Small-subunit ribosomal RNA from Nicotiana obtusifolia, 1418 nucleotides, folded computationally. RNAcentral holds the sequence, with entries from SILVA. NCBI's taxonomy places the organism under Eukaryota, Viridiplantae, Magnoliopsida, Gunneridae, Nicotiana.
RNA sequence: AGUUCGAUCCCUGCUUAGGCUGAAUGCUGGCGACAUGCUUAACACGUGCAAGUCAGAUGGGAAGUGGUGUUUCCAGUGGCAGACGGGUGAGUAACGCGUAUGAACUUGCCCUUGAGAGGGGAAAAACAGCUGGAAACGGCUGCAAAUACCCCGUACGCUGAGGAGCAAAAGGAGGAAUCCACCCGAGGAAGGGCUUGCGUCUGAUUAGCUAGUUGGUGAGGCAAUAACUUACCAAGGGGAUGAUCAGUAGCUGGUCUGAGAGGAUAAUCAGCCACACUGGGACAGAGACAAGGCCCAGACUCCUACGGGAGGCAGCAGUGGGGAAUUUUCUGCAAUGGGCGAAAGCCUGACGGAGCAAUGCCGCGUGGAGGUACAAGACCCACGGGUCGUGAACUUCUUUUCCCGGAGAAGAAUCAAUGAUGGUAUCUGGGAAAUAAGCAUCGACUAACUCUGUGCCAGCAGCCGCCGUAAUACAGAGGAUGCAAGCGUUAUCCGGAAUGAUUGGGCGUAAAGUGUCUGUAGGUGGCUUUUUAAGUCCAUUGUCAAAUCCUAGGACUCAACCCUGGAAAGGCGGUGGAAACUACCAAGCUGGAGUACGGUAGGGGCAGAGGGAAUUUUCGGUGGAUCAAUGAAACGCGUAGAGAUCAGAAAGAACACCAACGGCAAAAGCACUCUGCUGGGCCGACACUGACACUGAGAGAUGAAAGCUAGGGGAGCGAAUGGGAUUAGAUACUCUAGUAGUCCUAGCCGUAAACGAUGGAUUCUAUGCGUAUCGACCCCGUGCUGUGCUGUAGCUAACACAUUAAGUAUCCUGCCUGGGGAGUAAGUUCACAAGAAUUAAACUCAAAGGAAUUGACGGGGGCCCGCACAAGCGGUGGAGCAUGUGGUUUAAUUCGAUGCAAAGUGAAGAACCUUACCAGGGCUUGACAUGCCAAAAAUCCUCUUGAAAGAUAGGGGUGCCUUCGGAAACGCGGACACAGGUGGUGCAUGACUGUCGUUAGUUCGUUCCUUAAGGUGUUGGAUUAAGUCCCGCAACGAGUGCAACCCUCAUGUUUAGUUGCUGGAGGAAGGUGAGGAUGAUGUCAAGUCAUCAUUCCCCUUAAGCCCUAGGUGAUACACGUGCUACAAUGGCCGGGACAAAGGGUCGUGAUCCUGCGAGGGUGAGCUAACCCCAAAAACCCGUCCUCAGUUCGGAUUUCAGGCUGCAACUCGCCUGCAUGAAGCCGGAAUCCCUAGUAAUUGCUGGUCAGCCAUACGGAGGUGAAUUCAUUCCCAGGCUUGUACACACCACCCGUCACACUAUGGGAGCUGGCCAUGCACGAAGUCGUUACGUUAACUGCAAGGAGGGGGAUGCCGAAGGCAGGGCUAGUGACUGGAGUGAAGUCGUAACAAGGUAGUCGUACUGGAAGGUGCGACUG
Repeated sequence: AGUUCGAUCCCUGCUUAGGCUGAAUGCUGGCGACAUGCUUAACACGUGCAAGUCAGAUGGGAAGUGGUGUUUCCAGUGGCAGACGGGUGAGUAACGCGUAUGAACUUGCCCUUGAGAGGGGAAAAACAGCUGGAAACGGCUGCAAAUACCCCGUACGCUGAGGAGCAAAAGGAGGAAUCCACCCGAGGAAGGGCUUGCGUCUGAUUAGCUAGUUGGUGAGGCAAUAACUUACCAAGGGGAUGAUCAGUAGCUGGUCUGAGAGGAUAAUCAGCCACACUGGGACAGAGACAAGGCCCAGACUCCUACGGGAGGCAGCAGUGGGGAAUUUUCUGCAAUGGGCGAAAGCCUGACGGAGCAAUGCCGCGUGGAGGUACAAGACCCACGGGUCGUGAACUUCUUUUCCCGGAGAAGAAUCAAUGAUGGUAUCUGGGAAAUAAGCAUCGACUAACUCUGUGCCAGCAGCCGCCGUAAUACAGAGGAUGCAAGCGUUAUCCGGAAUGAUUGGGCGUAAAGUGUCUGUAGGUGGCUUUUUAAGUCCAUUGUCAAAUCCUAGGACUCAACCCUGGAAAGGCGGUGGAAACUACCAAGCUGGAGUACGGUAGGGGCAGAGGGAAUUUUCGGUGGAUCAAUGAAACGCGUAGAGAUCAGAAAGAACACCAACGGCAAAAGCACUCUGCUGGGCCGACACUGACACUGAGAGAUGAAAGCUAGGGGAGCGAAUGGGAUUAGAUACUCUAGUAGUCCUAGCCGUAAACGAUGGAUUCUAUGCGUAUCGACCCCGUGCUGUGCUGUAGCUAACACAUUAAGUAUCCUGCCUGGGGAGUAAGUUCACAAGAAUUAAACUCAAAGGAAUUGACGGGGGCCCGCACAAGCGGUGGAGCAUGUGGUUUAAUUCGAUGCAAAGUGAAGAACCUUACCAGGGCUUGACAUGCCAAAAAUCCUCUUGAAAGAUAGGGGUGCCUUCGGAAACGCGGACACAGGUGGUGCAUGACUGUCGUUAGUUCGUUCCUUAAGGUGUUGGAUUAAGUCCCGCAACGAGUGCAACCCUCAUGUUUAGUUGCUGGAGGAAGGUGAGGAUGAUGUCAAGUCAUCAUUCCCCUUAAGCCCUAGGUGAUACACGUGCUACAAUGGCCGGGACAAAGGGUCGUGAUCCUGCGAGGGUGAGCUAACCCCAAAAACCCGUCCUCAGUUCGGAUUUCAGGCUGCAACUCGCCUGCAUGAAGCCGGAAUCCCUAGUAAUUGCUGGUCAGCCAUACGGAGGUGAAUUCAUUCCCAGGCUUGUACACACCACCCGUCACACUAUGGGAGCUGGCCAUGCACGAAGUCGUUACGUUAACUGCAAGGAGGGGGAUGCCGAAGGCAGGGCUAGUGACUGGAGUGAAGUCGUAACAAGGUAGUCGUACUGGAAGGUGCGACUG
């Protein structure tokens, strides 16, 4: 920085940008310098080499020479070195390592120093002979040297209290001087062994461990201390400051990272340790329990004549294997270092070098300058151009690098000689721009954008996420950005992460205060004065290896690398000093704390006694039909006498009023009255003690309700259960019954939303108003202790808290570290059980969450409004018909519109046309537009064919303008660009429209408030049709809506006229006069691509165009909108009145004649205040009908006509005669309307040849009823709740079914590790031993001392047996969990979520869940 949200703040997790690497991998690759290179199988190893040397210790052999001498080589004896150097990290949680000390030791070679080396002796290898064996390797006899071995003597040494005792030696070379060796001491240097303090990973779901264990004495043993070993004695020792056990691990200097504190790490280099096929063991030596030594056992490999033998790359190369992965079977001892040697020298896979690998770091290069026709090409484009791009080409310059020649090092330390590297570095001559650029990215984070393809596909992705036809996110291309011989990816670590917080976090609601109290260890602790100097501070000093880091210089051309010097670390130790603070010692003090005294309030606790009201039951009386219950009912009770009422009796449980955010208690909790016993608080006064205090891990006590055990009790209530209802179901809510339980006694359980969701103690910090005790006081007022409200500072993410803190500080304690899995599993402890306590992981998600904001919603509340309800009038829904729609049918029944807001709608008029549909017949630059070419005026007439479109054949005709070249219009023909599309997408769009709604709303500027989203204004009071207006107000103004302006009518006024009217009319129709147009911000991905326009896609002899016929008019059915009716407030007939507004020349059509009529003929007038349509109808007067399917009603149908029109069959309208269906006022439901309105009655217009018009628009006539009121339905503004924001058609819970994943249990099975016990017992040390054997010394001898062999004792590895512990894998079956596309069942939660929810507990049910008891308000 990104990511939870509509937006906000916060908490919190995930992710990213940085650095690093012994890396690996993809693409690419020019050079050099310096480094680095099996992190895995401490897996197995063929081959070669890696430790020898000394002939100046020694006997001998050989080569060489004719022989001697010199010389050279060699097996053996002997000396020194093979304990160094080199490798690896298996083991080890340890005095192993780091650091700082210590005392009881040792030290070959080296240095310094003191003294010495006298006299003797005996063997055994080699060798020779014989001999065993396949080999490895031996056996016997004999000879014989030494710096090999032995004895005696001597000693500045050692032991011992002392007498005293004990222990050495070697020579070699040289002509010689002398040199090198040897022995015993002393000292040094540099190593090594041992001891101790401190530091050194994780787990308590490892809490008890220990028998040589801890100590003492004696003895043994060691270089030395020591239970190191052993005999005896004692019973100790370690451990919550984490023993023991288990897991993991070599430690450190350092390295990486980080501002630092820290965290991670332990390659290369350096120090220490451990190991050397696995396990055990000793020998020898100064030093080993020994990588290239020995013995034994085991596993493995090899040889074998089967008897027996040999071997150990975790040395350098190398091989196989494992693995993502790590090099040459190179060269040289020239340098540095090591071993031996007197030396020359020899040996040295240590080391110096080279090779391989971009593995890393550093440096250099792939050219420099000029060069626009801005070449070609590619890409983009608004078609003008732009970008790649001075980039290339081209001209000129240079040669780092490269190639070919020449010269040629330093490293060499010195008298000289000696160079693996290497003919290398470097220098120099020549040659040609010649040999040399890639990788990743381009949605945001994050620098860098366009086109094409694809179409939730293919794919990308670190997180958020992208892709469903316009993808800057996939793939390709062009361009751009970043780094560069590298660049990306993957992996690890640190950082960011204050995300384990010492520096530097938190716990009211986000995760987080133990339910409460007492109290142990521990931590912390009042005032004054001494002592000490542990902490602390100051000074000084030792050390903290080198290298590294830092710093000042130097040197490889620079750099990396390297060299020289310096500084630093902040740890541990020593010495000296200071005394403020903490601590210690000592002495005091009274303020904290406590005791005693005097008062005081109280449902504090335990036990006992007493009381009345109510309920139920029961007995008796009166009485006679229901009672009870509910939203409504039913089950239930009752004529066998209920309920009601009166009187008596019994039982159990709980204690009305007082009663109060009043009291008491640690919390849980505590209430009728009285008595007894008993705990704590508060107040007053100030007598006593003198810091006695606070907190508190473990531990102990207590702990509602439910539940458990045993015994009582049982009135009411009441889980479970039965029955009745409700319901789609109802394992619920409701009703009627009712068991456990609720109550008591004795014990257990130990949990709650055990909450103030706020641990305890102490200090300080504004007010104001209540309330309960106490004290003083007459009152006012006031002090302390509790308990509440308000509110400042402060604090808080906000809400809020605020002297009862969540403020300010100190001390102690508990707890938290993303959500889910899960408070689950297994283990352990407790419990009679139910269960409680402690408490994970795999896996999965990118969120989960808190507070507040704006909306939306609520079967939330309050106020207001509307033909919203109500009050009324008339309808619809029933009938017939008209019309539209759905469905069905069809070749086609073209398409659109679908709750309100589709359905007499687009369509203000489908017989053809329209027409978009279907069948058939035709056309292909096209029916239509523009451009080009050719030819020709065009128009017109006729013939044949055809259903028509069209096709065919003739005829006639030559126009207009002219600069005489030509050219314009129209028609025909041709080729190509193109036309055309009522084809798709209204979810790509413009534009228009509907709807909420003609509802009163919707915003802005500045100010102010909030961290912010936002709020304020716009809320409040009154008022209005209105956010209309007024008042008030942290708001002041403004825009858009409202209103007004516009039109019509009405009522008036003024004015002009003729075609109109005419001699006086009316009293208001009264507050927006009525109606219309006018439709705010926005909502519905609302409607329309078929009005039009239009992106993209699609068709192009067809999805385009022309024509004929048909269809859009079908018809079991369903719905909507209407017309006409069902009649007497009526119908028929006759007569008579009264309008307004419209239309009219392809029109309207008077008059007259004619027809029953529709109509026909005639044709005046009228381009309209003039003429015509035109008759207005209801109405009034009069006759008839008299309640009936009728003189109502007119559907349907026959016949005969008329009109329009090419055409009236599908499919027009009208007329006449005749026919005369249904229908007698309409179920549930539902619609309109508040006055000139509803209702009723005719008239007219547009479209139009005609008309399916009963539709739609308009103007008139006659002309009502009702409005109590806002309870309810619907729609809208304020507030409240919310887990919703796609906004309740929302969200969301659990079972079941299916798939996948990880995991628990599980009869068991198979491994590994660890310790214990028993038996066996190799090698070997130590011990014992006349069982054999034996050169030195001793002895006259026998023998002795000593040695060695054998046997044997203790210990003792591997393997064996036995029972355990821990751990891993696997396992039929089984349990829950998680994740999945749109499955099934319900609807538990979120709103009063429709029964408020939740916590604990118990019972119960397919499931969410339900119910009982107690608790909480979230």